[in-house]
RNA sequence: GUCCCGAAAGACCGAACCUUUCGCGAGAGAGGGGCGGAAAGCGGCGGAUCUUUAAAUAAAAGAUGGCCGAGCUACCGAA
Numbered sequence: 001g002u003c004c005c006g007a008a009a010g011a012c013c014g015a016a017c018c019u020u021u022c023g024c025g026a027g028a029g030a031g032g033g034g035c036g037g038a039a040a041g042c043g044g045c046g047g048a049u050c051u052u053u054a055a056a057u058a059a060a061a062g063a064u065g066g067c068c069g070a071g072c073u074a075c076c077g078a079a
Stems, first nucleotide, its partner, number of pairs: 005077002012037002017032006035066001041072002045069003048064006
């Protein structure tokens, strides 16, 4: 120094819930809030779940990256 890993410290993100706006909906943006997070950073590639159309099989269009896998990138440095 790198990988695995996760003690400490500083920072970071921001669940439920509340207010408000948008969306048919799943949900999303903003403000408050704080359950948690060492990738809870990025992108829906695969799976999963959910919504709408359809009509109940198939299919199409979407939502969730804080569900899992894989990919890319990244702060600190005790054991």
Predicted 3D model of a 79-nucleotide RNA (c-di-GMP-I riboswitch aptamer) from Desulfuromonas sp. Of the family's consensus pairs, 95% are formed in the model. Its mean pLDDT, the model's own confidence on a scale to 100, is 84.